[in-house]
C1' cells in the first nucleotide's frame, strides 16, 4: 500500500428487506429453616458512525472508524 473477515443486550452468538433474538449474566418472585439449585415473571438494544436505494433497511450499496487476517 492492496485484498479480505467481523461489528447485533453485559458477555457468547443467530437474525438477512415488513414487529430485533436466545443462551449465559441481572433483577423481582414462588419453593427452602437457610443458601445453592429449580420454576415463574421483568428490565436490559437509537444493530459501530455518516449517507445513499427503497413505500420499507440489522439485512442491499458507498464512504469512514474498530478489531482480526492474507499479500506485498
Nucleotide at each position: 500500500g492492496c485484498c479480505g473477515u467481523u461489528g447485533u443486550a453485559g458477555c457468547u452468538c443467530a437474525g438477512u428487506g415488513g414487529c430485533a433474538g436466545a443462551g449465559c449474566g441481572g433483577c423481582u418472585g414462588a419453593u427452602u429453616c437457610g443458601u445453592a439449585a429449580u420454576c415463574a415473571g421483568c428490565a436490559g438494544g437509537c444493530c459501530g458512525g455518516g449517507g445513499g436505494u427503497u413505500c420499507a433497511a440489522u439485512c442491499c450499496c458507498c464512504u469512514c472508524c474498530a478489531a482480526c487476517g492474507g499479500c506485498u